This record gives sequence, C1' cells and structure tokens, in this order.
RNA sequence: GCCCGAAUAGCUCAGUUGGUUAGAGCGACUGUUUUGUAAACAGUAGGUCGUCAGUCCGAAUCUGACUUCGGGCU
Repeated sequence: GCCCGAAUAGCUCAGUUGGUUAGAGCGACUGUUUUGUAAACAGUAGGUCGUCAGUCCGAAUCUGACUUCGGGCU
C1' cells in the first nucleotide's frame, strides 16, 4: 500500500428483504422479604446504534469518506 471483517446500554451480545416504542443476559439503583447481609421476587434508570455526509416519505439496517480494532496479502 491492497483486501476482508467488526464498531448498538457500564460489560457480553441480539436485532438486516428499510416502517408499530431499539432489546436480552450480567451489572447499577430502589422497594418487598431478613435482626442484618446474601439469595429470591418486583420495579427504575442508563443508548443521539463509531464520526461526517448521501439516498429515501422514512435509515441501527442501503451508499460513500473517515476513525479505531482484528485478520489476510505484498
């Protein structure tokens, strides 16, 4: 230098033939329970879906550039 893949909640990930509210597990917090903790149960919060543009009535999803990470080739 070229090619491929990935980027979504604090962590691990799902969600793609573009359309109904962006979800799960773990974690955090609150409550119930307990003498107290843990466990269990119930609930709450937390995301401008890597960045910037484009297409479209509508983009996490399609297109382009860039950034970071991983892999391959030379």